[in-house]
Context: one part of a larger RNA
RNA sequence: CUCAUGGUGGAUGCCUUGGCAUGAACAGGCGAUGAAGGGCGUGAUAAGCUGCGAUAAGCCACGAGGAGCUGCAAAUAAGCGUUGAUUCGUGGAUUUCCGAAUGGGGAAACCUGGCAGGUUUAACCUGUCACUUGGCACUGAAUUCAUAGGUGUUAAGAGCUAACCCGGCCAACUGAAAUAUCUCAGUAGCCGGAGGAAAAGAGACCAAUUGGGAUUCUCUCAGUAGUGACGAGCGAAGGGAGAAAAGUCUAAACUGACGUGGUUUCGGCUGCGUCAGGGUUGUAGGGCCCGCACAACGAGCUCAUGCGUUGAAGUUGAAGCUGACUGGAAAGCAGCACCAAAGAAGGUGAAAGUCCUGUAAGCGUAAGACAAUUGAGUUCAAGCGGGAUCCCCUGAGUACCACGGGACCGGAGAAAUCCUGUGGGAAGCUGCCAGCACCAUCUGGCAAGACUAAAUACUCGUUCAUGACCGAUAGUGAACCAGUACCGUGAGGGAAAGGUGAAAAGAACGCCUAAUCGGCGAGCGAAAAGCACCUGAAACCAUGGGCUGACAACCAGUCGGAGCACGGACCCUUUGGGUCGGUGUGACGGCGUGCCUUUUGCUUAAUGAGCCUACGAGUUGCUCCUCACUGGCCAGGCUAAGGUCUUCAGGACCGGAACCGCAGCGAAAGCAAGUCCGAAUAGGGCGCCGAGUCAGUGGGGGCAGACGCGAAACCGGGUGAGCUACCCAUAUCCAGGCUGAAGCACGGGUAAUACCGUGUGGAAGGCCGUACCGACCAGUGUUGAAAAACUGCCGGAUGAGGUGUGGGUAGGGGUGAAAGGCCAAUCAAACCCGGAAAUAGCUCGUUCUCCCCGAAAUGCAUUUAGGUGCAGCGUUGUGUUAAAGUGUGCUGGAGGUAGAGCACUGAUUGGGCUAGGGCCCUUCACCGGGUACCAAACCCAGACAAACUCCAAAUACCAGUACACGUUUCACGACAGUGAGGGCGCGGGGGAUAAGCUCCGUGUCCGAGAGGGGAACAACCCAGAUCGACAGCUAAGGCCCCUAAGUUCAGACUAAGUUGCACGAAGGAGGUCGGACUGCUUAGACAACCAGGAUGUUGGCUUAGAAGCAGCCAUUCAUUAAAAGAGUGCGUAACAGCUCACUGGUCGAGCGGUCUGGCGCCGAAGAUUCCCGGGCAUUAAGUCUGACGCCGAAGCUUCGGAUUCGUCCGUUAGGGCGUCUGGUAGGGGAGCAUUCCAGCGGCACAGAAGCUGCGUUGUGAGGCGCAGUGGAGCUUCUGGAAAAGAAAAUGUAGGCAUGAGUAACGAUAAAACAUGUGAGAAACAUGUUCGCCGCAAGCCUAAGAGUUCCUGUUCAACGCUAAUCGGAACAGGGUUAGUCGGGACCUAAGCCGAGGCCGAAAGGCGUAGGCGAUGGAAAACGGGUCAAUAUUCCCGUACCUCCCAACUGCGUAAACGUAAGGCGUGACGUAGAAGCGUAAGGGCCGCGUGCUGACGGAAGCACGUUAAAGCAUGUAAGUCGGAAACCAGGCAAAUCCGGUUUCCAUAACGACUGAAAUGCGACAGUAGAGGGAGCCGACAGGCAAACUCACAGAGUCCCCAAGCAGACUACCAAGAAAAGCGUCGUACGUUGUUGAGGGAGCCCGUAUCAUAAUCCGACACAGGUAGGCGAGGAGAGUAUCCUCAGGCGCUC
Repeated sequence: CUCAUGGUGGAUGCCUUGGCAUGAACAGGCGAUGAAGGGCGUGAUAAGCUGCGAUAAGCCACGAGGAGCUGCAAAUAAGCGUUGAUUCGUGGAUUUCCGAAUGGGGAAACCUGGCAGGUUUAACCUGUCACUUGGCACUGAAUUCAUAGGUGUUAAGAGCUAACCCGGCCAACUGAAAUAUCUCAGUAGCCGGAGGAAAAGAGACCAAUUGGGAUUCUCUCAGUAGUGACGAGCGAAGGGAGAAAAGUCUAAACUGACGUGGUUUCGGCUGCGUCAGGGUUGUAGGGCCCGCACAACGAGCUCAUGCGUUGAAGUUGAAGCUGACUGGAAAGCAGCACCAAAGAAGGUGAAAGUCCUGUAAGCGUAAGACAAUUGAGUUCAAGCGGGAUCCCCUGAGUACCACGGGACCGGAGAAAUCCUGUGGGAAGCUGCCAGCACCAUCUGGCAAGACUAAAUACUCGUUCAUGACCGAUAGUGAACCAGUACCGUGAGGGAAAGGUGAAAAGAACGCCUAAUCGGCGAGCGAAAAGCACCUGAAACCAUGGGCUGACAACCAGUCGGAGCACGGACCCUUUGGGUCGGUGUGACGGCGUGCCUUUUGCUUAAUGAGCCUACGAGUUGCUCCUCACUGGCCAGGCUAAGGUCUUCAGGACCGGAACCGCAGCGAAAGCAAGUCCGAAUAGGGCGCCGAGUCAGUGGGGGCAGACGCGAAACCGGGUGAGCUACCCAUAUCCAGGCUGAAGCACGGGUAAUACCGUGUGGAAGGCCGUACCGACCAGUGUUGAAAAACUGCCGGAUGAGGUGUGGGUAGGGGUGAAAGGCCAAUCAAACCCGGAAAUAGCUCGUUCUCCCCGAAAUGCAUUUAGGUGCAGCGUUGUGUUAAAGUGUGCUGGAGGUAGAGCACUGAUUGGGCUAGGGCCCUUCACCGGGUACCAAACCCAGACAAACUCCAAAUACCAGUACACGUUUCACGACAGUGAGGGCGCGGGGGAUAAGCUCCGUGUCCGAGAGGGGAACAACCCAGAUCGACAGCUAAGGCCCCUAAGUUCAGACUAAGUUGCACGAAGGAGGUCGGACUGCUUAGACAACCAGGAUGUUGGCUUAGAAGCAGCCAUUCAUUAAAAGAGUGCGUAACAGCUCACUGGUCGAGCGGUCUGGCGCCGAAGAUUCCCGGGCAUUAAGUCUGACGCCGAAGCUUCGGAUUCGUCCGUUAGGGCGUCUGGUAGGGGAGCAUUCCAGCGGCACAGAAGCUGCGUUGUGAGGCGCAGUGGAGCUUCUGGAAAAGAAAAUGUAGGCAUGAGUAACGAUAAAACAUGUGAGAAACAUGUUCGCCGCAAGCCUAAGAGUUCCUGUUCAACGCUAAUCGGAACAGGGUUAGUCGGGACCUAAGCCGAGGCCGAAAGGCGUAGGCGAUGGAAAACGGGUCAAUAUUCCCGUACCUCCCAACUGCGUAAACGUAAGGCGUGACGUAGAAGCGUAAGGGCCGCGUGCUGACGGAAGCACGUUAAAGCAUGUAAGUCGGAAACCAGGCAAAUCCGGUUUCCAUAACGACUGAAAUGCGACAGUAGAGGGAGCCGACAGGCAAACUCACAGAGUCCCCAAGCAGACUACCAAGAAAAGCGUCGUACGUUGUUGAGGGAGCCCGUAUCAUAAUCCGACACAGGUAGGCGAGGAGAGUAUCCUCAGGCGCUC
């Protein structure tokens, strides 16, 4: 790697109990007669769901029904039922507690009352008691009447509920490519209110000279008129066609009655109010006046009747059998039948018209509903005409106007109309309003009062039915006990999870095993499908067989291929062998850098993906626009809403409103095949000379979320201060030590002060340092023990201190000793839900196949530059004409580039000439002279230019012509993409004549292009891939080996491995090979050797010296010579010395110089060995020249096949010829597969779908067949419809890998052994040692948790290991109160809040009143006891409150009770010091018991030696003056308080408070000793109750928490309230009161953990958590070390 067999896992297929959508009908509310929704109960056993409610899976009556029943839900028990159960329907009864919640309160499901009645007078039962508003009655303040208020009674309201409806308030994101008017939108949201609908509604209306006649809704008008930064957008109405249709009542005038007031001549008149009559409109009407007619018909309402219709459970309901077919099973198959007003559907062991339930069609009735008819009662019931304009009436702070807003299509506009906040303010019928400013005429109407069905909107819900809707990652979030588990303080968020079989027949029994785990048999069944159960894919993990792998690297394949293994066929033959073909593996060799995205360009070291399976992205709507195709009709086409019918169908027929077209032009009036401009008949512009319309399908656009996913943000309404910040109230905490302020005392001192000293004293945002709070530094930790810690050090530690409990402040807000800190692990604006699918010119992703064509990265514009519009370039369709186009040749053109030039414009070098200037000279000036100075113009020579040109190409461009090509061009329409480009060559700009730089032009290639070469290498060279071939020829480039082809030929060069680094330069050199020129040379060159190289002279100067040789000077001269410099170098201090030039000799033939060419050398430095591709190569395998062959590509050719287009033939199918076929974005065409539907069919238990493997076929997507598995459905063909194809989105969900048997196993306080139990013991139990804590790692308790407590059984999971153990699982048990805590008592902060005040609404504040502890307030201790509770039970001994009341005392002169009230008390800070003093602890002396003490004696050691409340006593100590009288105060009163006065007393008596001690309580009981029932046992022994003995019981000392103490002293910041209690009187009531005695004492909590393994931190987490006790030695100490009691050794 492959095959086979498995595991894991749960895809696929099939199924559907559940959903989704729609139609029809119904219903459209429930609730103080207590709802919706819940809590708690309820069963024989009962955890959950369902039902029900103390009458509790139910009770009663009637009806239906007819044999079994006691829900889901088995089993057992116990029952019920033909005297009719269970069940179904209708109507009743009951209906706990909470909830509007309603007697009061409250932390929902709890606590706690009043009154009346009943009662067995106990327990209890029944009823009732909220608030607001309206009505009525009574009563009744300030204040006479009256009113407010109060009381009673009666009625209503309150709360919940999906959408629809009306109204109040009212966003933002967004769009406008920004943004402010505008838009989104009067939307979302909040709030108020109503109904089954709501709202609107019977013209102060439209219209336009014709008319219509309330409102609402549909179609149309119409995207029109309009409006609008005239932007984005917004957007009517009249009319027409339909649905449905319905109209009325008041106010007033006038009249009357009643009540009441005014006035009066007392006759009346009159105001106001109530009631009645009358009256209701616009061609005005009514009143009023006149006249006529007048009682019968009728209308409405209520009640009764009930022909009938409907209506609950229900009921009748046709027709099939056989089979020796298959099968587990028949409904299949075969045979012969039948019914049908029934062949809908479901079920039954596969597929049933005739088996079951049903279906078609009938039947049936209670309550109820509708209701013809009839009857009764009651109410209403007066109209018609005329008169004439004399009188009266016809809705006032109104219409209207101004200002400010809002609504209408209308954004203030010329702005009508409607509404109204403010201010003005009419007419009144001879009137008023409207008709889009306003006015006139005309027309229409009559405001300022009210009611009104239907047509219309919606669906929380009930019933029936339907679906080209889903089928378990789908469909609701939810097919299943789901709004559940779980998360969050909370608002809120929110899952996963379906299937044995026909029937449990759910595996008896046996074996292994510790085992009821599991396994193996046996058995059931059609099949093990075996409760991890249908099918059972993939990832992943195994086991077995075959082949391969240990000198070999690398996209993991592909092509070739030996060997090995195994089947098949054939042949020979048979031990076997051979041939052919196949499967598996694959030694070795050739070639070969994944996929996607994004890019100029990716193997890139740019993005994304661990793998598999399922899901996952261009859809839908719109009488919107446009194009194409198909079809109908055609100068016409077509209906919309709606209606009718119906066989109920993506039907038929009506319906002509409307729309499009048929005519245009003009700004318009207007005219019209024309018209406009114009004087025009001219001229020109735009038109005319006929094709549309409707439907379907498809492409594209618009409006909508619009291909999918994705922000940060904005706004609205809510939830949070359990963390934290600050504040309020109330409580509490701070070992020990040190310093020693003020004040005071004494002494000194002063005239007196001052001042000094010594003591005393005990201040301080004082000092050191625990608890406590914090967090400077370092280390560790950083997948932690811990989402902030640990260790060590450190800061504060009586204060601006720390902490608990209860409260307050809330999001543009709070709080902040201020850091933008904190506001629940979130903060430059919290969290949750909603607007909402915000928006995203941005990123990512976007799913099957084949065929044809095929871009762009440019221009212009852009708040534009990575976007977009138009053009360019692509595709496709149609059309036109036979042209256009492209290439080449020729001909003819316009032009000013390259080049060149200097004639112009500029620039420029040298020279000449010479103005001008500078400088120098010059007799004062003028004049003048000189000039190697500057220099114009001119001349000569030279020479520059993108913005110079006297000149001037090649190309390119335009046109004509000839030839060639022939899908090429052009126009119009539809659909795009592109608008980031890049390299190279050439011509340029920028830059530095830098860049793999940048910007243009031009060409090419890459982009979007494969193949060959270049070692490798997008764009360089060659060459454009339709497919196949083990055929041939070439291109670039190559031919020694790697590696195909020449160790080929001829000639030359190179010596550097140059070649052969990616590029080497200036420069240098007797490298070498050529060429040209030139010099010396047998009269002897060049080199070498031998010799000479001298003299004046040490030239002169200079110098210390300078002698050829530091330097300066110079006719550097001269002499001797063969030759020799006043010296070419070395050298010396200077000389000296060596040498050179030069000369002679020896030698004997070439020797030099200059320039130039080829190939070489040096110059030449980089970071991990080396970059010639490597090996390697030297007359070459390097370089140059020439020659001949060969290799070499997907180029070309050959053979075969496919396709496009053109053309020809052919009716079609197809064929011939020619031609084409690389391809990204993109366009066009043709197909495959999936799901569902229709029609005609087909297959299937003799085996459907799915799954696995193999074979075969098609260009491909794919199709078909066979075998196995599987066990019930599937589908051809022709059409139709789509939730229609995945590898990628840091995609979603699930499963499984990898890392990896790796890290870790959570404080380094520590274990060891024995025994026991057990299948199994490091961890369990017991024991013996050891170790750790000991202001704790011990004990108690609050919060919080909620059964964790105790006992028994168990060990799957949980416990970071094992487990016999457990805070785990299962079962049973356990919490006992007058006194402890809370309530029935009180109040603080704060909260609620009758009335009340304020506010669009919701609501906010707040009086009375109430709630609310962290505070105030009555009362119990000791001992014993249970496995588990105890101040609760038991024993003993107490106490408190309330009630009753014989008897006694006192008492009616008074006393007591209740209620509200007065006063006092209750009642309060901080710090400090001292005294007394108990517990605890310690010392000493005793006592008791036991042990040790081997001989003696003395002794030693260990343990124990202990006790309450209460009663009595009233000490230490502390505090306090006592009495009497009077009184304007204490809201009334007071004998009380307060005030005043007088008397007594000054330090004691006394009074009050009050620890402690003492006595009783006290017959309790501990240690210890004896004893031994009983239990266990390995027979050693161990555990052990009752009982008995002892009964020790006397003292002292030290130090002293608590307590005395609510005390004392000092200080300044001046330190709760109420109840309770005492007392006083007032009102009412009663007769009482005291003591002995008797009685009563309710509800809730109580287990257990509580510095922790039970709480908060996701955990059995090194963190956090208020208060009380807290021993001994050393010590100041609660520091620290060691130890008691007690608890632990931290679960590998």

Model confidence (mean pLDDT): 81 of 100. The part of an RNA shown here (large-subunit ribosomal RNA, half A) has 1692 nucleotides and comes from Salinivenus lutea. The organism belongs to Salinivenus, within Bacteria. It was read from a public genome assembly. It matches the Rfam family "Bacterial large subunit ribosomal RNA". Gene Ontology terms of the family: ribosome and structural constituent of ribosome.